[in-house]
Context: one part of a larger RNA
RNA sequence: UGACGGGGGCCCGCACAAGCGGUGGAGCAUGUGGUUUAAUUCGAAGCAACGCGAAGAACCUUACCAAGACUUGACAUGGAAGUGCCCGUACGAGAAAUCGUGCUUUAUACCUUCGGGUAUACACUUCACACAGGUGCUGCAUGGCUGUCGUCAGCUCGUGUCGUGAGAUGUUGGGUUAAGUCCCGCAACGAGCGCAACCCUUGUCUUUAGUUGCCAUCCUACCUUCGGGUAGAGGCCCUCUAGAGAGACCGCCGCGAACAACGCGGAGGAAGGUGGGGACGACGUCAAGUCAUCAUGGCCCUUACGUCUUGGGCUACACACGUGCUACAAUGGCAGAUACAGCGAGUAGCGACCUUGCGAAAGGGAGCCAAUCUCACAAAGUCUGCCUCAGUUCGGAUUGGAGUCUGCAACUCGACUCCAUGAAGGUGGAAUCGCUAGUAAUCGCGGGUCAGCAUACCGCGGUGAAUACGUUCCCGGGCCUUGUACA
Numbered sequence: 001u002g003a004c005g006g007g008g009g010c011c012c013g014c015a016c017a018a019g020c021g022g023u024g025g026a027g028c029a030u031g032u033g034g035u036u037u038a039a040u041u042c043g044a045a046g047c048a049a050c051g052c053g054a055a056g057a058a059c060c061u062u063a064c065c066a067a068g069a070c071u072u073g074a075c076a077u078g079g080a081a082g083u084g085c086c087c088g089u090a091c092g093a094g095a096a097a098u099c100g101u102g103c104u105u106u107a108u109a110c111c112u113u114c115g116g117g118u119a120u121a122c123a124c125u126u127c128a129c130a131c132a133g134g135u136g137c138u139g140c141a142u143g144g145c146u147g148u149c150g151u152c153a154g155c156u157c158g159u160g161u162c163g164u165g166a167g168a169u170g171u172u173g174g175g176u177u178a179a180g181u182c183c184c185g186c187a188a189c190g191a192g193c194g195c196a197a198c199c200c201u202u203g204u205c206u207u208u209a210g211u212u213g214c215c216a217u218c219c220u221a222c223c224u225u226c227g228g229g230u231a232g233a234g235g236c237c238c239u240c241u242a243g244a245g246a247g248a249c250c251g252c253c254g255c256g257a258a259c260a261a262c263g264c265g266g267a268g269g270a271a272g273g274u275g276g277g278g279a280c281g282a283c284g285u286c287a288a289g290u291c292a293u294c295a296u297g298g299c300c301c302u303u304a305c306g307u308c309u310u311g312g313g314c315u316a317c318a319c320a321c322g323u324g325c326u327a328c329a330a331u332g333g334c335a336g337a338u339a340c341a342g343c344g345a346g347u348a349g350c351g352a353c354c355u356u357g358c359g360a361a362a363g364g365g366a367g368c369c370a371a372u373c374u375c376a377c378a379a380a381g382u383c384u385g386c387c388u389c390a391g392u393u394c395g396g397a398u399u400g401g402a403g404u405c406u407g408c409a410a411c412u413c414g415a416c417u418c419c420a421u422g423a424a425g426g427u428g429g430a431a432u433c434g435c436u437a438g439u440a441a442u443c444g445c446g447g448g449u450c451a452g453c454a455u456a457c458c459g460c461g462g463u464g465a466a467u468a469c470g471u472u473c474c475c476g477g478g479c480c481u482u483g484u485a486c487a
Base pairs, nucleotide, nucleotide: 001487002486003484004483005482007481008480009479010478011477012476013475015471016470019435020434021433022432023431026326027325028324029323030322031321032320033319034317035316042053043052064312065311066310067309068308069307070306073131077130078129079127080126081125082124083123084122088103089102090101091100092099093098106121107120108119109118110117111116133301134300136299137298138297142295143294144290145289146288147286149284154193155192156191157190158189159188160169161168162167173184174183175182199278200277201276202275204246205245206244207243208242209241210240213236214235215234219232220231221230222229223228249272252266253265254264255263256262328428332387333386334385335384336383337382338381344375345374346373349368350367353364354363355362356361394425399420400419401418402417403416404415405414441463442462443461444460445459446458447457
């Protein structure tokens, strides 16, 4: 000087407390461990691994296993020789890769006796070698990227001063703040990286613009249950879209405060004290993670640890754990009627509408490269009716049958539909998690990945709470101080 303390002081955080809803019990989905297996590829391991890499394993992917094949190789550059192939197509062998046979006989330029020849390019074959190749090892050799403490308020430097020196001071102290934020004081004076602001978005207003958006008033036509509705014309008032600006600064008033910083209350205002949300992550820590994104040193393999193919596996299943979904019902289930979004996506696509089918869907097919058309009926909600507390009209697992779609192909191993079946489950022990407002809870919708496959992930809007006395305690963190046999 740090680190640590079941030392002290001050302070903060959904840390506790106050509340609301979960997990832990059930079934299923998914990840992991374990076990099994020819293989169940590999990585991730307290927080900070475990719906994680994987934004989507039937083949492919794929790295694993079995079997069948290749050896300058699936891919790159270079040399020599040869060929005009290649592509396509047909047949045969084969599980396929592949092998064999037949048809097919490249382009440009020049020369030409019109037969062809030469050169170049391209492609293929052969030969020999340099080499290719490796998801093989080392993340404790590395770059890059990332997690974490933590969006915590810290981390440092120059000069000066003090100290023999390690170092200290500044950065401590008194206040204050979300903040090393700001003020005052002070042997310090300044500065840098962080904080804040500048950036995006949302909330109000003004202005510009008016199509594909909008429709208050006026006009016309049609319908009408006489309330109104539809269309045209017309208009840009309103909504909206997207450019430019305004607006918030403790600016004003009052109180407190020694000036100041600041705090509390009020007015005005769409918004009030960082308005809400995001992006943004200091010096460093964990030899944290990644050699399997990529790159890369070293080591290792080179007829194999490389490459191709078929089939299998990654989907196994006495079990254990994590994360979720659906429930256990009446604030509900079912049936009928009916209302209101936003973000988005679309040409190998979205597909209106019509017909067929109980349905998943199928056959036609308008429009749309989209403020125009489509996905696209939002659901919870509201109204009416049935159910009447039951393992039920709750719950939907499991299983049987019949199908639809995608796709060479749904047996291992897809999603969905219909009929039948109708398991556990009656609110979950110890323990444990999230959340402070348009939040939690609850309801649906969209997107990426994607041929197909979403309870996951990333977004979007609808409805919309309760509680916070407070900081004694648990956990984590910041500053000062103290002890130490620790570094």
Predicted 3D model of a 487-nucleotide part of an RNA (small-subunit ribosomal RNA, 3' major domain) from a metagenome. The full RNA is in RNAcentral, with records from SILVA.